[in-house]
């Protein structure tokens, strides 16, 4: 120093849930809580993977004037410089048995 994670030691984050707040939702902040977690520290256009889709486009329906069409939406699809690192992965890092 680099693998590795035994036994300790000083610690260390906090899931779900519930509350408030923000968000068009994913989801996030905070308070309580503690499932677990050897990185459950940090990092998201610029590594993969997932999640959600307001505007947006396309379709589908429906339809003012008079048909078509405007326009509307109660549906479907497409998409992220939105989310997510407690999904993998890159980076850093305490202790210390083999």
């Nucleotide at each position: 120093g680099u693998a590795c994670g035994a036994a300790a030691a000083a610690g260390g984050c906090a899931a779900a849930a519930u509350c408030a707040c923000u968000g068009a939702a994913a989801a996030g902040u905070g308070a309580u809580g503690a499932c677990g977690c050897a990185a459950a520290g940090c990092u998201a256009u610029a590594g993969g993977g997932a999640c959600u889709a307001a505007a947006u486009u396309g379709g589908c329906a429906u339809g003012a004037a008079g048909u078509c069409u405007a326009g509307u939406g109660u549906c479907c699809a497409a998409a992220a410089u939105g989310u997510u690192a407690g999904c993998c992965a890159g980076c850093u890092a305490c202790c210390g048995c083999c």
The RNA shown here (c-di-GMP-I riboswitch aptamer) has 98 nucleotides and comes from Paenibacillus pectinilyticus. Lineage of the source: Bacteria > Bacillati > Caryophanales > Paenibacillaceae > Paenibacillus. Its Rfam family is "c-di-GMP-I riboswitch aptamer". Rfam links the family to the GO term cyclic-di-GMP binding. From the family's description: GEMM was predicted in a large-scale screen for bacterial structured RNA regulatory elements.